[in-house]
């Protein structure tokens, strides 16, 4: 120097004028603060907050997530490992439990695609022979061929020829023992030497999961029609006089009565996909579906947060704990605009130079808020590691 590979920061600055949202003060003239992003995108995950189902356990349906240990409020997210697979490396990918629980697929070609198979061949015997080969019996899966893949692979023996027939090394099965939290990893010894893939096909198996969403919800304020229509279940039993009601006697305090009413209990009946136990409702009402009227205006929810900045201290990290500092948009058709001027990051011309002209600065624009993935992204900077060349 050059080429890969990671991880971070930037994405324009000053100044002057004139214009916008909020917030606080104020003497209502106006003064001070503060105002788009690292993705605000996507709407894929996780939650916090509002309502809504009745609560709790247990099952089933659905949905997710899947090696191991740790972080977080939690996650499918983040760290550090472990195996696999690409890459010389450095890094980078992993939808990463189970194929001996069943049941499905592996097109086309090929003899044969899972306890398979003989197409071109190799061997031996018997016969025929135009001497080139043919017929026939039997043995064989080494060689060649088709395929993405062919039921271990190199070698050596042995054999008529071949074959794990057998022997070594490596696969692979078990597998003492020994490191590790573990996931794995090492592994003396020991075996038939063999029933292959796909589970991001269904499926088994651990785990984790209640719907809806700020157009959530509260409040005001004002209108309208206390609207019409259908359907499913059910409509049963008793107590009692407390006076809350009614009846009757009674001046009145009081008594007496009521299956029609108020209370009270009791079967049933709803509230959830079942089921068990609590709780409300009814106890005569419970739940559903359709049509049609108003209303579209204001306030809150709205921005102090699982916040952010620095440093200490623990950990490989991720993060955490302690201290100390700051307050950073809240809009409602929807606000940060515009012009002027220098400067600079970049590229283009011209000129010995100074300097001069000319283009010209990505990706994109909050909308309840935050944690994370993914996609966009022009130019500039910084650090670390891998490889090559060259020098000293």
């Nucleotide at each position: 120097g050059c080429g890969g590979a990671u991880g971070g920061c930037u994405g324009g600055a000053u100044g002057g004028c004139c214009g916008c949202g909020g917030g606080c003060c104020u003497c209502u003239g106006g003064g001070c603060c503060c105002g788009a992003g690292g993705a605000a995108a996507g709407u894929c995950c996780g939650g916090a907050c509002u309502c809504c189902a009745u609560g709790a356990a247990g099952c089933u349906a659905c949905g997710g997530u899947g090696c191991c240990g740790g972080g977080u409020a939690a996650c499918g997210c983040c760290c550090g490992g472990c195996c696999g697979g690409g890459g010389a490396a450095a890094c980078c990918c992993g939808a990463g439990g189970g194929a001996a629980a069943g049941c499905g697929c592996c097109a086309c070609a090929g003899a044969g695609a899972a306890c398979a198979g003989a197409c071109c061949g190799c061997c031996c015997c018997g016969g025929a022979u135009c001497c080139g080969u043919c017929c026939g019996g039997g043995g064989c899966a080494a060689g060649g061929g088709u395929g993405a893949a062919a039921c271990g692979g190199u070698g050596g023996g042995g054999u008529a020829a071949g074959a794990g027939c057998c022997c070594a090394c490596c696969g692979c099965g078990g597998g003492a023992c020994g490191g590790g939290c573990a996931a794995c990893c090492g592994g003396a010894c020991c075996g038939g030497c063999a029933c292959g893939g796909c589970a991001a096909g269904c499926c088994c198996c651990a785990c984790c999961g209640g719907g809806a969403g700020c157009a959530a919800u509260g409040c005001c304020a004002a209108a309208u029609a206390g609207g019409g229509g259908c359907c499913u279940c059910g409509c049963g039993c008793g107590g009692g006089g407390c006076u809350g009601a009614u009846c009757g006697g009674g001046a009145a305090a009081c008594c007496g009565a009521u299956a029609u009413c108020g209370c009270c209990g009791c079967a049933g009946g709803g509230a959830c996909g079942c089921u068990u136990c609590a709780u409300c409702c009814c106890g005569a009402g419970a739940g559903g579906c359709c049509c049609g009227g108003g209303u579209u205006g204001g306030c809150a929810g709205c921005a102090c947060g699982a916040g952010c900045c620095c440093g200490u201290c623990g950990g490989c990290a991720a993060c955490g704990u302690c201290g100390g500092g700051c307050c950073u948009a809240g809009a409602u058709g929807a606000a940060u605009g515009g012009c002027c001027a220098u400067c600079c990051a970049g590229g283009g011309g011209g000129g010995c130079a100074a300097c001069c002209c000319c283009c010209g600065g990505a990706c994109a624009g909050a909308a309840u808020c935050c944690g994370g993935c993914u996609u966009a992204c022009a130019g500039g900077c910084c650090a670390u590691c891998c490889g090559c060349g060259c020098u000293u």